[in-house]
Overview: The part of an RNA shown here (small-subunit ribosomal RNA, 5' domain) has 520 nucleotides and comes from an uncultured Clostridia bacterium. Its mean pLDDT, the model's own confidence on a scale to 100, is 83.

Context: one part of a larger RNA
RNA sequence: GGAUGAACGCUGGCGGCGUGCUUAACACAUGCAAGUCGAACGGAGCUCAUAGGAACAAGACUUCGGUCAAGGGAAUAUGAGCUUAGUGGCGGACGGGUGAGUAACGCGUGAGCAACCUGCCUUCGAGUGGGGGACAACAGUUGGAAACGACUGCUAAUACCGCAUAACAUAUUUGGACGGCAUCGUCCGGAUAUCAAAGGAGCGAUCCGCUUGAAGAUGGGCUCGCGUCUGAUUAGGUAGUUGGUGAGGUAACGGCCCACCAAGCCUGCGAUCAGUAGCCGGGUUGAGAGAUCGAUCGGCCACAUUGGGACUGAGAUACGGCCCAGACUCCUACGGGAGGCAGCAGUGGGGAAUAUUGGGCAAUGGGCGAAAGCCUGACCCAGCAACGCCGCGUGAGGGAAGAAGGCUUUCGGGUUGUAAACCUCUUUGACAGGGGAAGAUAAUGACGGUACCCUGAAAACAAGCUCCGGCUAACUACGUGCCAGCAGCCGCGGUGAUACGUAGGGAGCAAGCGUUAUCC
Repeated sequence: GGAUGAACGCUGGCGGCGUGCUUAACACAUGCAAGUCGAACGGAGCUCAUAGGAACAAGACUUCGGUCAAGGGAAUAUGAGCUUAGUGGCGGACGGGUGAGUAACGCGUGAGCAACCUGCCUUCGAGUGGGGGACAACAGUUGGAAACGACUGCUAAUACCGCAUAACAUAUUUGGACGGCAUCGUCCGGAUAUCAAAGGAGCGAUCCGCUUGAAGAUGGGCUCGCGUCUGAUUAGGUAGUUGGUGAGGUAACGGCCCACCAAGCCUGCGAUCAGUAGCCGGGUUGAGAGAUCGAUCGGCCACAUUGGGACUGAGAUACGGCCCAGACUCCUACGGGAGGCAGCAGUGGGGAAUAUUGGGCAAUGGGCGAAAGCCUGACCCAGCAACGCCGCGUGAGGGAAGAAGGCUUUCGGGUUGUAAACCUCUUUGACAGGGGAAGAUAAUGACGGUACCCUGAAAACAAGCUCCGGCUAACUACGUGCCAGCAGCCGCGGUGAUACGUAGGGAGCAAGCGUUAUCC
């Protein structure tokens, strides 16, 4: 000198674009952050329409027993619409947060899988026949303070289970061809065995689905080469350890797991141990080499109160799912239950220090749905903060009696200083009034009556901070008297201090200026 997610002191006009718990991965009140589909299904409720016509009944008649009756609209049936707890499907593995752990195939980079999987999507082929039994909901009974259950009975499906059909699928076996990378791979053919399916909407055409197979795309899994901080005041480490055979397990290779066998394996080119740390694209600085950092944005990884476990599923060992254990908090009728902000806001705490319990799904994107649409604290916006960068303004021209005042003086003057006053002019921002977008291809605008444009008024409302001994641009007076104080280094101050304090003047930067911390 440059830089910062900065903080502190003094000061502070506007706008645009960004950024904003670096500390306690500390604890969390409250609200919201993942739902959706009634065009998969049976119910329930409400409304309407049609049919239906009960109770009641003005009135009429009456032999006082009753009869007739406009009206009235109940039950019931059918149909339509809306809402939806439950069964079922898809999605809750994405998106969002954090950096605790991790020195590791975790990450980066380059390869490999002849050892693998892949829902939704795309292309191509084949199929979609015929049956069955349940369980919720519901009804009844019942336990419990609650959370939540138990028993009996009924019922639907794109829920569940047999059967048929069956290949370019899978398994076994067999004949042949070609190829390679050791195990082998690919193709053609035969035999045997095994395994599918679901319907919905529409008047219909048809559309959306379903099953099976081949390929693609996308996403993942695994393996390997190289690279990836410090310490030897850490020198030995290792028993599933290293390898083999066999069996199991996995989508798949593999001590991944197990039985048996062998005794190996790593290490001075630093094993092991200890400390520190998420890694990268990148950021900062530097002429570069390098050094340093890893906020925002993007990729990967890991984690979700602590530890462990699996289930479901194409995909999780699952932040707002489940089970167990621990700590903590809450409710309780003391028997037992509930919870997890490192999502967005917000609270307490810690700290030098870091924001609103805001608006909207209008846009972009995501989930579900045939669609309308619903959900979306992702996102888009607004609010707060000079936290950063950038831009603009606080006026411009003229104006010497060089006014007054201040300071200083050798008392002549000098300086503040064209500075002010005064004259002329302008109106960026802010203010007042009017108009008023793009963002949205038909509709739909939170932002927002915002940006922007026009008009109006008046220089009107808008300058500070640090420094002035040398380094280092900028000096005098007074006060103080090794005191009070200053200070980045050298050093100033003990009676004439350009170094302390104040004033005048000056220098530098400027809505900032200084200080502190850290990096180069």
It matches the Rfam family "Bacterial small subunit ribosomal RNA".